[in-house]
Context: one part of a larger RNA
RNA sequence: GAUUGAACGCUGGCGGCAUGCCUUACACAUGCAAGUCGAACGGCAGCACGGGAGCAAUCCUGGUGGCGAGUGGCGAACGGGUGAGUAAUAUAUCGGAACGUGCCCAGUCGUGGGGGAUAACGUAGCGAAAGCUACGCUAAUACCGCAUACGAUCUACGGAUGAAAGCGGGGGAUCGCAAGACCUCGCGCGAUUGGAGCGGCCGAUAUCAGAUUAGCUAGUUGGUGGGGUAAAAGCCCACCAAGGCUACGAUCUGUAGCUGGUCUGAGAGGACGACCAGCCACACUGGAACUGAGACACGGUCCAGACUCCUACGGGAGGCAGCAGUGGGGAAUUUUGGACAAUGGGCGAAAGCCUGAUCCAGCAAUGCCGCGUGCAGGACGAAGGCCUUCGGGUUGUAAACUGCUUUUGUACGGAACGAAACGGCCCUUUCUAAUAAAGGGGGCUAAUGACGGUACCGUAAGAAUAAGCACCGGCUAACUACGUGCCAGCAGCCGCGGUAAUACGUAGGGUGCGAGCGUUAAUC
Numbered sequence: 001g002a003u004u005g006a007a008c009g010c011u012g013g014c015g016g017c018a019u020g021c022c023u024u025a026c027a028c029a030u031g032c033a034a035g036u037c038g039a040a041c042g043g044c045a046g047c048a049c050g051g052g053a054g055c056a057a058u059c060c061u062g063g064u065g066g067c068g069a070g071u072g073g074c075g076a077a078c079g080g081g082u083g084a085g086u087a088a089u090a091u092a093u094c095g096g097a098a099c100g101u102g103c104c105c106a107g108u109c110g111u112g113g114g115g116g117a118u119a120a121c122g123u124a125g126c127g128a129a130a131g132c133u134a135c136g137c138u139a140a141u142a143c144c145g146c147a148u149a150c151g152a153u154c155u156a157c158g159g160a161u162g163a164a165a166g167c168g169g170g171g172g173a174u175c176g177c178a179a180g181a182c183c184u185c186g187c188g189c190g191a192u193u194g195g196a197g198c199g200g201c202c203g204a205u206a207u208c209a210g211a212u213u214a215g216c217u218a219g220u221u222g223g224u225g226g227g228g229u230a231a232a233a234g235c236c237c238a239c240c241a242a243g244g245c246u247a248c249g250a251u252c253u254g255u256a257g258c259u260g261g262u263c264u265g266a267g268a269g270g271a272c273g274a275c276c277a278g279c280c281a282c283a284c285u286g287g288a289a290c291u292g293a294g295a296c297a298c299g300g301u302c303c304a305g306a307c308u309c310c311u312a313c314g315g316g317a318g319g320c321a322g323c324a325g326u327g328g329g330g331a332a333u334u335u336u337g338g339a340c341a342a343u344g345g346g347c348g349a350a351a352g353c354c355u356g357a358u359c360c361a362g363c364a365a366u367g368c369c370g371c372g373u374g375c376a377g378g379a380c381g382a383a384g385g386c387c388u389u390c391g392g393g394u395u396g397u398a399a400a401c402u403g404c405u406u407u408u409g410u411a412c413g414g415a416a417c418g419a420a421a422c423g424g425c426c427c428u429u430u431c432u433a434a435u436a437a438a439g440g441g442g443g444c445u446a447a448u449g450a451c452g453g454u455a456c457c458g459u460a461a462g463a464a465u466a467a468g469c470a471c472c473g474g475c476u477a478a479c480u481a482c483g484u485g486c487c488a489g490c491a492g493c494c495g496c497g498g499u500a501a502u503a504c505g506u507a508g509g510g511u512g513c514g515a516g517c518g519u520u521a522a523u524c
Stems, first nucleotide, its partner, number of pairs: 001524004006520005013371006019364002021329001026327003030324003035074003040071002043067002047065003050061004081282003090207007099199003104195008112146001114144002121136006152161003166187006174181002208254003215245003220242008257279004261272004284305005307318004335361001337360003343357001344355004374404004384395004410460005418451001423445008468513005473494003479508005489496002
């Protein structure tokens, strides 16, 4: 000099854009942060409508909209947080072969016919609660056989094994009392091939310090045979052999998430890894598996432990390193805000619902950038202050005064971009028996904004609403007076102060930077 996720002191007008627990991976009150689908299902707790009974109060009725709880499906493995652990089961780069894959895309073949349960619910019971038990009834895209098998798997090449589910829309003939059969379209379901994207695995190279750590290793190193996995492998096991690593630093100890990058520097380097992005690891501590395409799972389960809470003392409940917020620690780090309008995600045919992701607002000069606090004229120069050789000098065109302007602020008025998709109507096209329905394309068009009555624009009055901080001995730009008297004090280094201190304190003046200025800490 540059820089910072900074803090402290003094001061503080506005806007834009960023950033904001670096310390205790300390403990957490409260609210919210993952739901959705009735076009899978039985139903109907509550609401609204319709129907029936009744003079009325009211009662009955899943008939309709819809829907609490329940069965079922998908999601909950994403998104969000943190950096404890980890020096290599990690990361970066470059390679590899023995793998998996829900949703998505393209192709092929199917979607036939049956069965038994169970929750909800009802009845009875236990318990303080959390919750639980028995009996009875019922449905499905829940569950289980049978049939079939293009392809798939196994094979001794003869063969063997294994599948599915329906739901919704529309309808001209024909059948049917009707429901419907039947036809057709869409969504789904099963098997399988390929793809995309994603993920698992292996190798090479690189990745902090210590030798006051020199030897380490028995599943250890390799083989055979088994087991196991989606998959290679001592991954695991039995047997056999005695190997394997190491001065190019093994082992041990300490420290640490890694990278793109960030800061600095002319560079080479050095230091760092906040925010943003990629990967990894973790979710009160330790361990384990279940479900599933995917977890050994932050807001799932089980066991153990510590802690906290409830209890009728028998027994139960919990996990903010999600967003806010509280206590504590600390020099130190924000609101228990608004909205799903946009972008994205989950579910759904859709309408839509959910979304502390996200978008916004609030707080903080924490940083960067921009603007303002007026502009012009105005005396051989007011008053006051300070200095003085008492002549004067200086503050100083500074003020007063005159003229002008109105950024910002104040008041009033107007007022956004971000929002066109989806939807509706018309035309056309594909499928079709069809001018239904559904899908594709084109044209016209209604609705939808948290921010926000904000940005922005216009009008009005009026210099009105707005300057500090550090320093002045040398380094280093800027000097005098008074007070003090090795005291009080200053200080980054040299050093100043013991009676004329440009170095302490105050004042006047000056210098530097400026809504900041200094100090401290840290890096180059």

The part of an RNA shown here (small-subunit ribosomal RNA, 5' domain) has 524 nucleotides and comes from Candidatus Electronema aureum. The sequence was found in a public genome assembly. It matches the Rfam family "Bacterial small subunit ribosomal RNA". Its mean pLDDT, the model's own confidence on a scale to 100, is 86.